RNA sequence: GUGGAUGGCUGGAUGGCCGCGGGCCUUCGGGCGCGAGGAAAGUCCGGACUCCCUGAAGCAACGGUGCCGGGUAACGCCCGGGCGGGGCAACCCGACGGAAAGCGCCACAGAGAAGAGACUGCCCUGCAUGCAGGGUGAUGGUGAAACGGUGGGGUAAGAGCCCACCGCGGGGCUGGUAACAGUCCUGGCACGGCAAGCCCCACCGGGAGCAACGCCAAAUAGGACCUCCGCGGGGCAAGACCCCAGGGCCGCUUCAGCCCCAGGCAGGUCGGGUUGGCAGCUAGAGCGCGUCGGCAACGGCGGGCCAAGAGGAAUGGUCAUCCAUCUGCGGUUCGCCGCAGAGGACAGAAUCCGGCUUACAGGCCAUCCACGCAA
Numbered sequence: 001g002u003g004g005a006u007g008g009c010u011g012g013a014u015g016g017c018c019g020c021g022g023g024c025c026u027u028c029g030g031g032c033g034c035g036a037g038g039a040a041a042g043u044c045c046g047g048a049c050u051c052c053c054u055g056a057a058g059c060a061a062c063g064g065u066g067c068c069g070g071g072u073a074a075c076g077c078c079c080g081g082g083c084g085g086g087g088c089a090a091c092c093c094g095a096c097g098g099a100a101a102g103c104g105c106c107a108c109a110g111a112g113a114a115g116a117g118a119c120u121g122c123c124c125u126g127c128a129u130g131c132a133g134g135g136u137g138a139u140g141g142u143g144a145a146a147c148g149g150u151g152g153g154g155u156a157a158g159a160g161c162c163c164a165c166c167g168c169g170g171g172g173c174u175g176g177u178a179a180c181a182g183u184c185c186u187g188g189c190a191c192g193g194c195a196a197g198c199c200c201c202a203c204c205g206g207g208a209g210c211a212a213c214g215c216c217a218a219a220u221a222g223g224a225c226c227u228c229c230g231c232g233g234g235g236c237a238a239g240a241c242c243c244c245a246g247g248g249c250c251g252c253u254u255c256a257g258c259c260c261c262a263g264g265c266a267g268g269u270c271g272g273g274u275u276g277g278c279a280g281c282u283a284g285a286g287c288g289c290g291u292c293g294g295c296a297a298c299g300g301c302g303g304g305c306c307a308a309g310a311g312g313a314a315u316g317g318u319c320a321u322c323c324a325u326c327u328g329c330g331g332u333u334c335g336c337c338g339c340a341g342a343g344g345a346c347a348g349a350a351u352c353c354g355g356c357u358u359a360c361a362g363g364c365c366a367u368c369c370a371c372g373c374a375a
Base pairs, nucleotide, nucleotide: 001371002370003369004368005367006366007365008364009363010362012322013321014320015319016318017317018316020035021034023032024031025030037346041357042356044355045354046353047352048351049209050208051207052206054256055255056254057253058252059251062205063204064203065202066201067081068080069079070078071077082096083094084093085092086091097200098199102198103197104194105193106192119140121136122135123134124133125132126131127130148166149165150164151163152162153161168187169186170185171184172183173182174181175180214278215277216276223270224269225268226267227266229264232244233243234242235241246260247259248258249257286305287304289302290301291300292299293298323344325342326341327340328339329338330337331336
């Protein structure tokens, strides 16, 4: 200098005039200060908070996650590590437990696709120039993938048939919290891949959501219809009342609790009223700085700060100057200057947080890798 990788910041500024929202103060004239995002987006995860399911325990169904260790309120997130893959590298990606529990799939091609099989080829025998029989699976071909690979020996020709190394299975030792790594011994020389197919294993999980949930005011139709079960017994002579039996509140079971027993509990269909106001509504798992611990994520301690709360939905309009960038013309002491034109991305809170994913013109900073050149 060029190209690449990772992390971070910003994403217009100033002034004048006019105009908005809410908070505080007010002598009611007004004054003070605040007012969209890093993604506010997607609604993909996890929560806080609110209400509901009668409670406890166990089981089932359904769903989610899936290497190890740590962080966190929690997570499918983040940090560190291991293994595998991509890349020369810096770095990036991973749906990363189990194929010897079982089932299923691997089209076409090919001889043959999981214990399958002989097309080309090689060898042997017989007859005799191509036929028959036998052996083989090394060579070649097909395919995404062919029942281990390389080298040697052996054989009629070949094959883990035998040997060495690699690979695979089993075991020991060492290091590490662990996932794993290294090393040694041994084995049969061997039944592939897919679980982002069903499944098995481990762990986790109730449902809705601020249009949650409350309060005030007001109004209507305390509406109509259908289904299911018990309509029994006793205390007692009768009623109230009590007990048993029965039905219901649960996906199932046990225990407990509650409702009902004919003017009923429960389940369901149709229809009517309420479209108003208040609150929920913003001080938080909050933000900044310093320090300590930790590789880090993050945590402890100390101090400081308060940054929208609308309610059909506010933060805008206009003028001027400056600035980042681009184009054209001209000048230049090569630092840059002048004039004209264009022009500044993605995009708007709605209960609030922690993440992930997606979008983003231009500009700036830091670290690292590769290549080239110079000293």
A computed fold for a 375-nucleotide RNA from uncultured Tropicimonas sp., annotated as Bacterial RNase P class A. The sequence was found by an Rfam model in a public genome assembly. Rfam family: Bacterial RNase P class A. Its family is annotated with dimeric ribonuclease P complex, ribonuclease P activity and tRNA processing in the Gene Ontology. It is annotated as a ribozyme. The coordinates come from a structure-prediction model, not an experiment, and the mean pLDDT is 76. Taxonomically the source falls in Tropicimonas (Bacteria, Pseudomonadati, Pseudomonadota, Roseobacteraceae).